[in-house]
RNA sequence: CGGGCUGUAGUAUAAUGGUAGUAUACCAUCUUGGGGUGAUGGCGGCCCCGGUUCAAUUCCGGGCAGCCCGA
Repeated sequence: CGGGCUGUAGUAUAAUGGUAGUAUACCAUCUUGGGGUGAUGGCGGCCCCGGUUCAAUUCCGGGCAGCCCGA
């Protein structure tokens, strides 16, 4: 310098253009003599900027970051 892949709660991971889900962590309550385990509930997220569309996590363009390949 060129090409490819990836980017979603603190962490990990789904979602065929139509209400963003799950696990874990965290918080509260219950359970226990106390802790842990367990049960119930709650909090919290689409990398950024544009475009297409009635509607974008999803499609398109550019950028940024990470990984891989080539030179």
The RNA shown here (transfer RNA) has 71 nucleotides and comes from Candidatus Nealsonbacteria bacterium CG08_land_8_20_14_0_20_36_22.
Rfam family: tRNA. The family's RNA type in Rfam is transfer RNA. Rfam describes the family as follows. Transfer RNA (tRNA) molecules are approximately 80 nucleotides in length.
The coordinates come from a structure-prediction model, not an experiment, and the mean pLDDT is 84.